Description:
Transfer RNA from Ruminococcus sp., 71 nucleotides, folded computationally. Its mean pLDDT, the model's own confidence on a scale to 100, is 83.
[in-house]
RNA sequence: UUCCGUUUCGUCUAGUGGUAGGACAUCGGUUUCUGACACCGAAAAGGGGAGUUCAAAUCUCUCAGCGGAAA
Numbered sequence: 001u002u003c004c005g006u007u008u009c010g011u012c013u014a015g016u017g018g019u020a021g022g023a024c025a026u027c028g029g030u031u032u033c034u035g036a037c038a039c040c041g042a043a044a045a046g047g048g049g050a051g052u053u054c055a056a057a058u059c060u061c062u063c064a065g066c067g068g069a070a071a
Stems, first nucleotide, its partner, number of pairs: 001070007010024004018054001026042005047063005
């Protein structure tokens, strides 16, 4: 320099155009003499910008970060 992949709650991850979900962690409650465990509940997210579409995490372009390949 060129090409490819990837970016989603604090972390890991699902979702191939129509309500953003799960696990762990966190917080609250129940239980317990206390704590742990268990059970119930809550908060929490699509890298930036643009385009297509009635509708975009999803399709397209661009920029950025990370990873890889070639020269």
Rfam family: tRNA. Rfam classes the family as a transfer RNA. Rfam describes the family as follows. Transfer RNA (tRNA) molecules are approximately 80 nucleotides in length.